Overview: This is a predicted structure of a 162-nucleotide RNA (FMN riboswitch aptamer (RFN element)) from uncultured Ruminiclostridium sp. NCBI's taxonomy places the organism under Bacteria, Bacillati, Clostridia, Eubacteriales, Ruminiclostridium.
[in-house]
RNA sequence: UUCAGGGCGGAGUGAAAUUCUCCACCGGUGGUAAAGUCCACGAGCCGAAGCAGGUGGAUAACUGCAUGGCAAAAGCAUAAGCCGUAAGCCGUAAAGUUGUAUCUGCGUGUAAGGCCGAUUCGGUGUAAUUCCGAAACCGACGGUAUAGUCCGGAUGAAAGAA
Numbered sequence: 001u002u003c004a005g006g007g008c009g010g011a012g013u014g015a016a017a018u019u020c021u022c023c024a025c026c027g028g029u030g031g032u033a034a035a036g037u038c039c040a041c042g043a044g045c046c047g048a049a050g051c052a053g054g055u056g057g058a059u060a061a062c063u064g065c066a067u068g069g070c071a072a073a074a075g076c077a078u079a080a081g082c083c084g085u086a087a088g089c090c091g092u093a094a095a096g097u098u099g100u101a102u103c104u105g106c107g108u109g110u111a112a113g114g115c116c117g118a119u120u121c122g123g124u125g126u127a128a129u130u131c132c133g134a135a136a137c138c139g140a141c142g143g144u145a146u147a148g149u150c151c152g153g154a155u156g157a158a159a160g161a162a
Stems, first nucleotide, its partner, number of pairs: 001162003009023004024149002026139002028041004036137002044115003050106006060098004066092005075082002119135005141152003
């Protein structure tokens, strides 16, 4: 640099199903006696710390423009009192700081890590859950009458191969 996934045909039911039911069809990469089911990988899913900016008055503390009340002293009056401040005390409280909580963005769909489907029997052979025979089983996410096969992410990505 190039390459790097395959498969619903027929019938039934139904308003509608390539999705349900019956028969059918398909099988990435590396390892190894040749693998959808063994081992490993890919694909797929889950998954932070931290940084920045807000919000909220849920809640704690501190500061606090402004404002209200009480009120020592001083002053006035001598019936109960009046007045009254940068003394002091109590309350409301713009806003700010710290902390808890919450939202958004970056980190990131990332790191560590975790999850992730399914096979047995017989035969041959030095050796095979891989070959032959037989009977089984499995198949991400979103859409839609319930999907391995349709549509979509995807003319994508990747294990790997040349």

The RNAcentral record of the sequence draws on MGnify. Its mean pLDDT, the model's own confidence on a scale to 100, is 75.